[in-house]
RNA sequence: AGCUCAUCGAGAGGGACUGAGGGAACGGCCCAGUGAAGUCCCGGCAACCGCCACGAGCCCCCUGACCCGCCCACCACCACGGGCGUGGCCAGUCGUGGAAACGGUGCCAAUUCCGGCCCACGGCGAAAUACGACGCGGGGAAGAUGAGAA
Numbered sequence: 001a002g003c004u005c006a007u008c009g010a011g012a013g014g015g016a017c018u019g020a021g022g023g024a025a026c027g028g029c030c031c032a033g034u035g036a037a038g039u040c041c042c043g044g045c046a047a048c049c050g051c052c053a054c055g056a057g058c059c060c061c062c063u064g065a066c067c068c069g070c071c072c073a074c075c076a077c078c079a080c081g082g083g084c085g086u087g088g089c090c091a092g093u094c095g096u097g098g099a100a101a102c103g104g105u106g107c108c109a110a111u112u113c114c115g116g117c118c119c120a121c122g123g124c125g126a127a128a129u130a131c132g133a134c135g136c137g138g139g140g141a142a143g144a145u146g147a148g149a150a
Base pairs, nucleotide, nucleotide: 003148004147005146006145007144008143013042014041015040016039017038021031022030023029026115027114028113043108044107045106048104049103050102051098052097053096054095055094056093062092063091064090066088067087068085069084070083071082072081112142117139118138119137121135122134124132125131
C1' cells in the first nucleotide's frame, strides 16, 4: 500500500518557537498576522483494543499459560532449562454491561463543514407525469479512525 469488519449529528485547548497558509482532492462555503500549517510542552475529550463482570458458544482438532506425572541435562538437594503424556484445568469466539487507574491508538472550528452518483418526496418557475434550480429524507462513492487476517 491493498483486503475484511465497526464507527463517523455528541465531546474536548492553552502556552512556547516560528511565520502563511489551512479545512484530503475538485466545486462551494469557511477559518487564518486578534497568528494558518508545522514542531515541542502541558492539559483535556472519548471509549476502538488491552482490562473487569455476566451470559452464550467452543470444549473433535489445533495453539498457548498453569498444574500433575515421567525422562534428559545440570547437580549436594530443590528450582530454573529441554522433552514426553489416550493426563488435568483455564483461555481462544461472540454479545451485553462496567471502569477510565494503568497500557496501545485516536481526537480536541464548522455533521466527515456542505455538495457531486442513484432513488423518493415537497413547494417554486408561464410550466404537465417532461425540464430546471432549490429544499428535505434514504442509499452509495470517496475519506478518516480503530480492530483483524494474510